[in-house]
Molecule: c-di-GMP-I riboswitch aptamer
């Protein structure tokens, strides 16, 4: 250095859920709580997913899922980038 990752050490991080506040929504956010996490740190590049609004055909009693196209949303759903504490084996 690069791989691995202890029942090391010093620290981080914070699911569900409850409350304030904000978004039509998905969700954000602050606090309180810990379910995990060695990148649970950062990117929406690729797959996927979630929401809003339109679109088109079929269908139906009328929708509505499924497609298609926009703008969002989430990095704790998988892949890629870019960084990065420690060191026993």
């Nucleotide at each position: 250095c690069a791989c691995u990752g202890a029942u090391a050490a010093a620290g981080g991080c914070a699911a569900a859920c409850c409350a304030g506040g904000g978004g039509u929504a998905a969700c954000c956010u602050u606090g309180g709580g810990a379910c995990g996490c060695a990148a649970a740190g950062c990117u929406a590049c690729c797959u996927g997913u979630c929401a809003u609004a339109g679109g088109a055909a079929a269908g139906u009693a009328a929708a509505a899922a499924a497609c298609c196209u926009a703008u969002g949303a989430a990095a704790g759903a998988g892949g890629g980038g870019c960084u990065g504490c420690c060191a026993a084996a």